Transfer RNA from Anaerohalosphaera sp., 72 nucleotides, folded computationally. Its mean pLDDT, the model's own confidence on a scale to 100, is 84. Its Rfam family is "tRNA". By type it is a transfer RNA. The RNAcentral record of the sequence draws on ENA. Taxonomically the source falls in Anaerohalosphaera (Bacteria, Pseudomonadati, Planctomycetota, Sedimentisphaerales).
RNA sequence: GCCGAUGUAGCUCAGCGGUAGAGCAUUGCUUUCGUAAAGCAGAGGUCGAGAGUUCAAAUCUCUCCAUCGGCU
Numbered sequence: 001g002c003c004g005a006u007g008u009a010g011c012u013c014a015g016c017g018g019u020a021g022a023g024c025a026u027u028g029c030u031u032u033c034g035u036a037a038a039g040c041a042g043a044g045g046u047c048g049a050g051a052g053u054u055c056a057a058a059u060c061u062c063u064c065c066a067u068c069g070g071c072u
Stems, first nucleotide, its partner, number of pairs: 001071007010024004018055001026042005048064005
């Protein structure tokens, strides 16, 4: 230099155009003499950045950024 993959909650990951979710973690409550476990409830996201298409974009298109891999 060329090609490809990935980027979504604190962490690991779903979500193939129509309300952004799960597990773990975290907070509160119940249970217990107390702790752990268990149960219930909550909080936590400008979906890597910018632009375009669309009535509507995490999702489709383009550019850029970061990480990883392959070729030279």